[in-house]
RNA sequence: UGCUAGGCUUGGCCGGGGAGCUAGGCCCUCCCUCGCCACCACCUUCGGGUGGUGGUGCCGCAGUAUGGUCUAUAGCGGGGCGACGGCCGGGGGCGGCGCAACCGGAACUCCACAGGGCCAACCGCCAACUGUGAUGUCUCGUCCCUCGGGGCCGGAGGUGGUGCAUUGGGGCGACCGGAGGGUCGCCCCGGCACCUUGACUGCGGGGACCGGGUCAGGCCCGGAAGGGAGCAGCCUAACCGCAGACUACCGGCGCUCGUGGGGAAGCGGGACUGAGAAGGUGGGAGGAACCACCCUGUGGAGGUCUAGGGCGUCCACCCCGGCUGGCCUAGCA
Numbered sequence: 001u002g003c004u005a006g007g008c009u010u011g012g013c014c015g016g017g018g019a020g021c022u023a024g025g026c027c028c029u030c031c032c033u034c035g036c037c038a039c040c041a042c043c044u045u046c047g048g049g050u051g052g053u054g055g056u057g058c059c060g061c062a063g064u065a066u067g068g069u070c071u072a073u074a075g076c077g078g079g080g081c082g083a084c085g086g087c088c089g090g091g092g093g094c095g096g097c098g099c100a101a102c103c104g105g106a107a108c109u110c111c112a113c114a115g116g117g118c119c120a121a122c123c124g125c126c127a128a129c130u131g132u133g134a135u136g137u138c139u140c141g142u143c144c145c146u147c148g149g150g151g152c153c154g155g156a157g158g159u160g161g162u163g164c165a166u167u168g169g170g171g172c173g174a175c176c177g178g179a180g181g182g183u184c185g186c187c188c189c190g191g192c193a194c195c196u197u198g199a200c201u202g203c204g205g206g207g208a209c210c211g212g213g214u215c216a217g218g219c220c221c222g223g224a225a226g227g228g229a230g231c232a233g234c235c236u237a238a239c240c241g242c243a244g245a246c247u248a249c250c251g252g253c254g255c256u257c258g259u260g261g262g263g264a265a266g267c268g269g270g271a272c273u274g275a276g277a278a279g280g281u282g283g284g285a286g287g288a289a290c291c292a293c294c295c296u297g298u299g300g301a302g303g304u305c306u307a308g309g310g311c312g313u314c315c316a317c318c319c320c321g322g323c324u325g326g327c328c329u330a331g332c333a
Stems, first nucleotide, its partner, number of pairs: 001333008012081003015033006023071005034057010058078004085324008095314005102309002104306003108302010118287002122283005129276001136272007143262003147258004151253005156247002160195005167190010200244006211236004219228003
């Protein structure tokens, strides 16, 4: 001096790394990773394995967010380890950060090509409905036109006749009477009764003379009796209006019954039949089309995005190598 073994504590260490904060260290916050502990899930050859979550990293004191504290090295004290350690290099490797040059991926735009789009046989699947009867055939109806009956709606409308010997009125004529007037005949318009008709009923109006009745007062004729004309008023007719009923007639109808004809996609009824089937969807070697447009696929071009691969960088953890670093004792060289 070196090696081996034992002992010691002064060097050193008692998780590591990244980001944030800081001039910087530590406390502190977040993330990754290693060890340990607990719990949960799954798997299991029941030994365990994988994944996830939480806690923890020698102890105490100070500090703990408008941050605090310390410092040329990173507070003070204690405990433990016992030369362990530290540094450098290489390999593996969890993870972080960065990169769009390459591979990969995504959607977009453009270009090219192919197929599809439309029709049909046929095939597959689904399937409302279906022995309380699918499908098919026949038939009737639903629909349209013509004609007819009814119904409904609207318009329009208000029949004809007979009778009354004393039913009212008007007009005309004849005859009679001293006047008022009287008698008779014909025609017309009403009234009443009856018949008939689709041709009825109710209400209101109905006006200054110019339809009728009754006509106060007044007027006229008359010796009188009596008669007459007649205003107002009242009643009433014609006429007008409204409402209702009715219907010979005219028109309409989305109602109904029927005649004849047409049509028939769908739907419904009936008869026969007796198990499928409307519809949807996929295929479809045939056909049609092939300008454009749309969809799908393939290929190409372009830019954009993407950190999966890759590259760079930092790095927990594992392995290897090198360098460096105390004291004491014993043995060996």
This is a predicted structure of a 333-nucleotide RNA (Archaeal signal recognition particle RNA) from a Thermoplasmata archaeon. The coordinates come from a structure-prediction model, not an experiment, and the mean pLDDT is 78. NCBI's taxonomy places the organism under Archaea, Methanobacteriati, Thermoplasmatota, Thermoplasmata. It matches the Rfam family "Archaeal signal recognition particle RNA". Clan: SRP clan.